[in-house]
């Protein structure tokens, strides 16, 4: 140097171009002498940067950054 593949709440991971789900942390209740575990809810996201395509972009196309893994 070039190829391929990822990047989404604190943390795993989903999401045919059409409201970003879900779990596990957290918080707040119930329940329990008490803890835990359980049951119910709240709240957390400029979707790794910049831009373009589009009536619409997490998603198509580019750039740059970061990680994996290959070729030389």
């Nucleotide at each position: 140097g070039c190829c391929u593949u990822a990047g989404u709440g604190g943390c795993g991971c989903a999401a045919u171009g059409g409201c970003a789900a879900c779990g596990c942390a957290a918080c707040c209740g119930c329940c329990u002498u008490g803890u835990a575990a359980g049951c119910g809810g709240u709240a957390g996201g400029u979707u790794a940067u910049c831009g373009g395509u589009u009536c619409a972009a997490g998603u198509c196309c580019g750039u740059u950054c970061u990680g994996a893994g290959g070729c030389u």